[in-house]
Parts: sequence; C1' cells; structure tokens
RNA sequence: GGGGUCAUGGCCCAACUGGCAGGGCAGCGGUCUUGCACGCCGCAGAUUGGGGGUUCGAAUCCCCCUGACUCCA
Repeated sequence: GGGGUCAUGGCCCAACUGGCAGGGCAGCGGUCUUGCACGCCGCAGAUUGGGGGUUCGAAUCCCCCUGACUCCA
C1' cells in the first nucleotide's frame, strides 16, 4: 500500500429480505430473611463509532473518515 471481518446501554451479545432497538450480567426498588446472599417481581439506562446520501421509513443499503482484528505484499 491492497483485500476481508467487525464497531449496538457500564460489560457481553441479538435484531431473519429495510418496518416498534431486544436479551443476559451489572445498577436501583420491592418481595423473601433476624440480617446478608440466592431465588422471584418490577424500574431505569441506547439518538446503533463519526459525517453525508438513498428511501415514506436505515443498526441494516451506498460513499467518506476513525478505530480493532486478520490475510496478502
């Protein structure tokens, strides 16, 4: 220098062909307990790495940029 894969809450991951962004852990509250933990119930937390485009509608498609891993030279 060129190719490929990836970037989604504090952390780890989903999201089928473009159509309500969801789960687990962690956090907070309740329940349970003499108390803690576990279990159970509930709550909050994301403008999907950044910018632009296409579209009625974009995490998803297109372009540019940044970063990580990997292959080739």

The RNA shown here (transfer RNA) has 73 nucleotides and comes from an Acidimicrobiia bacterium. Rfam family: tRNA. Gene Ontology term of the family: triplet codon-amino acid adaptor activity. Rfam classes the family as a transfer RNA.